[in-house]
C1' cells in the first nucleotide's frame, strides 16, 4: 500500500424483508431478612464509531472516513 471482518447500554451480545431500540450480567430503589445474600417488583442508562447521500421514513441500503482484528505484499 491492497483485500476482508467487526463497531448497538458500564460489560457480553441480539435486532431474519427499511417503520416499536432490546436481552443477560452489572448499577439504583422498594419488598422479603435480626443483618447480608438469594429471590420478586420497579427504575436509570444508548440519539446504533463519525460524516454525507438515497427514501415519506435508515442501526439496517449506498459512498467516504476513523478504530480494532486479520490476510496478502
Nucleotide at each position: 500500500g491492497g483485500g476482508g471482518a467487526u463497531g448497538u447500554a458500564g460489560c457480553u451480545c441480539a435486532g431474519u424483508u427499511g417503520g416499536g431500540a432490546g436481552a443477560g450480567c452489572g448499577c439504583c430503589g422498594c419488598a422479603c431478612u435480626u443483618g447480608c445474600a438469594c429471590u420478586g417488583c420497579g427504575g436509570a442508562g444508548g440519539c446504533c464509531g463519525u460524516c454525507g447521500g438515497u427514501u415519506c421514513g435508515a442501526a439496517c441500503c449506498c459512498g467516504a472516513u476513523c478504530a480494532u482484528c486479520u490476510c496478502c505484499a
Transfer RNA from a Pyrinomonadaceae bacterium, 73 nucleotides, folded computationally. The sequence is in RNAcentral, with records from ENA and MGnify. The organism belongs to Pyrinomonadaceae, within Bacteria. Its Rfam family is "tRNA". The coordinates come from a structure-prediction model, not an experiment, and the mean pLDDT is 82.